[in-house]
RNA sequence: AGGAGAGUAACUCAAAUAGGUAGAGUAUUGGUUUCCAAAACCAACGGCUGAAGGUUCAAGUCCUUUCUCUCCUA
Numbered sequence: 001a002g003g004a005g006a007g008u009a010a011c012u013c014a015a016a017u018a019g020g021u022a023g024a025g026u027a028u029u030g031g032u033u034u035c036c037a038a039a040a041c042c043a044a045c046g047g048c049u050g051a052a053g054g055u056u057c058a059a060g061u062c063c064u065u066u067c068u069c070u071c072c073u074a
Base pairs, nucleotide, nucleotide: 001073002072003071004070005069006068007067010026011025012024013023020057028044029043030042031041032040050066051065052064053063054062
């Protein structure tokens, strides 16, 4: 320098080939249970999806630019 992939909750990851209310597990907090605790079960908390712009009634998803990381080629 060229090419490919990834970026979403504190962490690990989903969200169709097809645009339509952003979810799960772990962690944390509360409750049930227990003599107490752990485990189990229930609930809550936590995101404007790396950033900016565009298309659209509607964008994590499509288009453009850009940032970071990983891999490949030279």